[in-house]
RNA sequence: AUGAAUCUUCGGGGUAGGGUGAGAUUCCCGACCGGCAGUACAGUCUGCGAGCUGUCCUAAGACGGCAUGAUACGGUGCGAUUCCGUAACCGACGGUAAUUACCGAGCGAUCGGUAUCAGUCCGGAUGAGAGAAGAUAUGA
Repeated sequence: AUGAAUCUUCGGGGUAGGGUGAGAUUCCCGACCGGCAGUACAGUCUGCGAGCUGUCCUAAGACGGCAUGAUACGGUGCGAUUCCGUAACCGACGGUAAUUACCGAGCGAUCGGUAUCAGUCCGGAUGAGAGAAGAUAUGA
């Protein structure tokens, strides 16, 4: 230095302030956040993980299926959708819940019903995981 094995640890962040309102971190203005590997340093490139699910299986696990978002321009440079500048865009599933929409009742204030609204709240999750670091013994 390399191959294979076992084990340990680590392994996701975020609504300030304001508006309306009886009530909203869900609406409106605005604010904030960015897993892993690769590559000239990446939420937006390429690949992977995270969700749901089928078959086999005592289990561990193996092999599948479905779903899987979003960037441009300019600059530097041998090289950058990765850096710098400017302006954009995106965000699983379940829950909660409109002051929004529709329907109905009422002279009206208003009341009842239905539907919809969360990347950041609550939950599955003290989980899982791409992987990262290290240790042990062994072989060449």

Overview
FMN riboswitch aptamer (RFN element), 140 nucleotides, folded computationally. It matches the Rfam family "FMN riboswitch aptamer (RFN element)". Rfam's curators write: The RFN element is a highly conserved domain that is found frequently in the 5'-untranslated regions of prokaryotic mRNAs that encode for flavin mononucleotide (FMN) biosynthesis and transport proteins. The prediction has a mean pLDDT of 78. The sequence was found by an Rfam model in a public genome assembly.